Context: one part of a larger RNA
RNA sequence: GAGUUAACGCUGGCAUCGUGCAUAACACAUGCAAGUCGAACGGGACUUAAUUGGUAGCUUGCUAUUGAUUAAGUUUAGUGGCAGACGGGUGAGUAAUACAUAAGGAAUUUACCUCUGAGUGGGGAAUAACAGUCCGAAAGGAUUGCUAAUACCCCAUAACAUAUUUGAGUGGCAUCACUCAGAUAUCAAAGAUUUAUCGCUUGGAGAGAAUCUUAUGGUCUAUCAGCUAGUUGGUAGGGUAACGGCCUACCAAGGCGACGACGGAUAGCCGGCCUGAAAGGGCGACCGGCCACAAGGGCACUGAGACACGGGCCCUACUCCUACGGGAGGCAGCAGUGGGGAAUUUUGGACAAUGGACGAAAGUCUGAUCCAGCAACGAUGCGUGGAGGAUGAAGGUUCUCGGAUUGUAAACUCCUUUUGAUGGGGAAGAAAAAAAUGACGGUACCCAUCGAAUAAGCCACGGCUAACUACGUGCCAGCAGCCGCGGUAAGACGUAGGUGGCGAGCGUUACUC
Numbered sequence: 001g002a003g004u005u006a007a008c009g010c011u012g013g014c015a016u017c018g019u020g021c022a023u024a025a026c027a028c029a030u031g032c033a034a035g036u037c038g039a040a041c042g043g044g045a046c047u048u049a050a051u052u053g054g055u056a057g058c059u060u061g062c063u064a065u066u067g068a069u070u071a072a073g074u075u076u077a078g079u080g081g082c083a084g085a086c087g088g089g090u091g092a093g094u095a096a097u098a099c100a101u102a103a104g105g106a107a108u109u110u111a112c113c114u115c116u117g118a119g120u121g122g123g124g125a126a127u128a129a130c131a132g133u134c135c136g137a138a139a140g141g142a143u144u145g146c147u148a149a150u151a152c153c154c155c156a157u158a159a160c161a162u163a164u165u166u167g168a169g170u171g172g173c174a175u176c177a178c179u180c181a182g183a184u185a186u187c188a189a190a191g192a193u194u195u196a197u198c199g200c201u202u203g204g205a206g207a208g209a210a211u212c213u214u215a216u217g218g219u220c221u222a223u224c225a226g227c228u229a230g231u232u233g234g235u236a237g238g239g240u241a242a243c244g245g246c247c248u249a250c251c252a253a254g255g256c257g258a259c260g261a262c263g264g265a266u267a268g269c270c271g272g273c274c275u276g277a278a279a280g281g282g283c284g285a286c287c288g289g290c291c292a293c294a295a296g297g298g299c300a301c302u303g304a305g306a307c308a309c310g311g312g313c314c315c316u317a318c319u320c321c322u323a324c325g326g327g328a329g330g331c332a333g334c335a336g337u338g339g340g341g342a343a344u345u346u347u348g349g350a351c352a353a354u355g356g357a358c359g360a361a362a363g364u365c366u367g368a369u370c371c372a373g374c375a376a377c378g379a380u381g382c383g384u385g386g387a388g389g390a391u392g393a394a395g396g397u398u399c400u401c402g403g404a405u406u407g408u409a410a411a412c413u414c415c416u417u418u419u420g421a422u423g424g425g426g427a428a429g430a431a432a433a434a435a436a437u438g439a440c441g442g443u444a445c446c447c448a449u450c451g452a453a454u455a456a457g458c459c460a461c462g463g464c465u466a467a468c469u470a471c472g473u474g475c476c477a478g479c480a481g482c483c484g485c486g487g488u489a490a491g492a493c494g495u496a497g498g499u500g501g502c503g504a505g506c507g508u509u510a511c512u513c
Stems, first nucleotide, its partner, number of pairs: 001513004006509005013382006019375002021340001026338003030335003035082003040079002043076016089293003099217007108210003113206008121155004130145006161186011191198003219265003226256003231253008268290004272283004295316005318329004346372001348371003354368001355366004385415004395406004420450006429440001457502005462483003468497005478485002
């Protein structure tokens, strides 16, 4: 000098764009953050209409009311489907099951989506809801009976699917891979609204995603020198989507290590960011990619995908409820609270846009997101007036008492209105033909009126280092980054005047180059 997720002191006008718990991965009151589909299904409730049966009133065919059936519509607890594995948070762990780069999978999986081949026939048994009974303080549960489906099961059909196998060909990287022609065995489906779609089953290809393997690279420590029994390899089997000591049995005795094994300490990694002429050094906030975690630890279930932040089970710690028998919970989601700390915001608005889930759609949900609020925390821009104005006014300071300086500074004259206040108008962001749809927001912006009106501080002035005098103090009080100032004329302390620097900031502290 540059930089910072900064803090502290003094001061503080505006706009735009950003950023905002670095500490206790400490504990959390409250609200919200993942739902959706009635065009899968049977019920319930409500509304309307029609038909029909009672009851009441009477004007004897009308009104009111109550039940049944049918139809249409609305709504929904439950069954069922899809989504809750995304999006959002945090960085505790991890020195390698991570990350970056580059290869490979003849060892692999893939819901939704796109293209394409074939099919979608027949039957059955249940169960929730519901009703009844019962237990429990509650959370919740037991039992009997009834019922539906795109829930579940069986049969049929079936191959370019899967498995075994025969023959031929092509290719390769050991096991082999692919193509063609056969044989045997096994396996499927679901309907809905409506008249054209959406589905369902089984193949093939793709896209995107996931998973596995290898090499290289990036911290400190030898006051850590030896480490290792599933350890290293083989055979067989199990397991997995798949290779593999991944697991098991048996066999062999290997494997790693001064090119630093093993141990200890520290740490999420990268694109990047800061600095520097570069080499290098430091960092990994925001934004983007990957990984890991969800009170601590373990486990599996469901599923295309999880060993699952707002799913389940168990143990532990903690908090809460309890009728003492037993139960409930997990903000490292968005706000917010306590605590810790030098220190870090609102219990805001909207789904209008972008994106996501579900749905045929209308639409619903979305603390993702878009906005607003708070904070000079940062960057950038603008303003706090402009021109003229010498009796060089008054006042202040100083003085050799002549003056000098503050100083064109002020007053005063003329002008302007950025900003501000008030009033009027008023967007784009919104979307294929039309209509409708804006949280921000009556915001930005435009016009008019008013009036210099609403707006300057901070630090320094001995040398380094730009900027000097007076008074007070008297090795005191104090200053100080280094050298050093202060003991009676202190340009170094304190105050005042003046001056210098930067300016809505200025200075200090901390850290990095």
Annotation:
Predicted 3D model of a 513-nucleotide part of an RNA (small-subunit ribosomal RNA, 5' domain) from Capra hircus. Its Rfam family is "Bacterial small subunit ribosomal RNA". RNAcentral holds the full RNA, with entries from SILVA.